[in-house]
A computed fold for a 107-nucleotide RNA from Chloroflexi bacterium HGW-Chloroflexi-4, annotated as SAM riboswitch aptamer (S box leader).

């Protein structure tokens, strides 16, 4: 990088350095000198993978549930901030998809 599967209306911030951008893209709308991005430190959230405990099932291998939060990631403004394409609807809106993000598997 490609592909497959799952999830995305919940949750969780302080300090230091830094010095003007950031929220993927486009449009909107926001955030930002009461300090953006980025980097560092210490926290926190969550429970995808590994691990531990436990229960169920099974001849076994294994599989499934619950709990923990030790390790690998991830996340810590706004629903993925909202929309984008298609359908339904008079409209508000709803449904599906695309794109994106994250995890795990495969190439």
């Nucleotide at each position: 990088c490609u592909u497959c599967u799952a999830u995305c209306c919940a949750g969780a911030g302080a300090g230091g350095c830094g010095g003007a951008g950031g929220g993927a893209u486009c449009g909107g709308c926001c955030c930002g000198a009461c300090g953006a991005a980025g980097c560092c430190u210490c926290g926190g959230c969550a429970a995808c993978c590994a691990g531990a405990a436990u229960c169920a099932u099974g001849a076994a291998a294994g599989u499934g549930g619950u709990u923990c939060a030790u390790g690998g990631u991830g996340c810590u403004a706004a629903u993925u901030c909202c929309g984008a394409c298609a359908g339904a609807a008079a409209a508000a809106u709803c449904u599906g998809g695309a794109a994106g993000a994250u995890a795990g598997g495969a190439g």
It matches the Rfam family "SAM riboswitch aptamer (S box leader)". Rfam's curators write: The SAM riboswitch is found upstream of a number of genes which code for proteins involved in methionine or cysteine biosynthesis in Gram-positive bacteria. Lineage of the source: Bacteria > Bacillati > Chloroflexota. The prediction has a mean pLDDT of 87.